About this RNA
Predicted 3D model of a 91-nucleotide RNA (c-di-GMP-I riboswitch aptamer) from a Planctomycetota bacterium. The sequence was found by an Rfam model in a public genome assembly. Of the family's consensus pairs, 85% are formed in the model. Its mean pLDDT, the model's own confidence on a scale to 100, is 86. Lineage of the source: Bacteria > Pseudomonadati > Planctomycetota.
RNA sequence: UGCACGAACGGGCAAACCAGUCGAGAGGCUGGGACGCAAAGCCAAGGGCCUGACCCCAUCCCCCGGGUGGAAAGGCAGCCUGGCUACCGAA
Repeated sequence: UGCACGAACGGGCAAACCAGUCGAGAGGCUGGGACGCAAAGCCAAGGGCCUGACCCCAUCCCCCGGGUGGAAAGGCAGCCUGGCUACCGAA
């Protein structure tokens, strides 16, 4: 110095919940707040989970209105895998 690894110091992030705000919704953002996190930094590529108003398809009903299913489309990186990047330095 590199890779692996994760003790310490210093610092970092921030779950639930609350307030505001955006969205149909999942959820996002801001502030408060800390359950946790050594990539809880970034990327929806594979799997997974969640939403699915309007539009589209199928179907049902007491038929011009609703229900159900699918799907377009979205969300989650703090579910797993994968990719990219990065602080510190004991064993």